[in-house]
């Protein structure tokens, strides 16, 4: 300089192939439970999905550039 794969709550990590309700987990909040805690129940708050732009009615998903990690090859 190529080329291939990854970026989603605080952490991890599914959905992208086939476009329409962002799931799980741990962590956090608040109540119950207990003398207190930890564990266990019960609820709840927290991401417009690396950035931008394009297509579409509709975009996490598809399309293009560009950021950032990683493999590879010159």
């Nucleotide at each position: 300089c190529g080329g291939c794969g990854c970026g989603u709550g605080g952490g991890a990590a599914a959905g992208c192939u086939a476009g329409g309700g962002a799931a799980u987990c741990c962590g956090c909040c608040u109540g119950g439970u207990c003398c207190g805690g930890a564990a266990c129940c019960a609820g709840g708050a927290g991401a417009u999905c690396g950035u931008c732009g394009g297509u579409u009615c509709g975009a996490a998903u598809c399309c293009g550039a560009c950021c950032g990690c990683g493999c590879c090859g010159a």